[in-house]
RNA sequence: UGGCAUAUAACUUAGUGGUAAAGUAACGAACUUUUAAUUCGUGAACGACAGUUCGAGCCUGUCUAUGCCAA
Numbered sequence: 001u002g003g004c005a006u007a008u009a010a011c012u013u014a015g016u017g018g019u020a021a022a023g024u025a026a027c028g029a030a031c032u033u034u035u036a037a038u039u040c041g042u043g044a045a046c047g048a049c050a051g052u053u054c055g056a057g058c059c060u061g062u063c064u065a066u067g068c069c070a071a
Stems, first nucleotide, its partner, number of pairs: 001070007010024004018054001026042005047063005
């Protein structure tokens, strides 16, 4: 320098253009003498900027970060 892939919650992952889902973790409550376990509940996310579309996490372009390959 070129090519390819990936980017969604604190972490690990789903999501076929039409309400963003779950597990773990965190917090609160119930239970318990207390803790743990169990049950119920709460908050928390689409890398950035544009484009296409009635509508974008999803399609397109550029950039950023990471990884791999080539030189």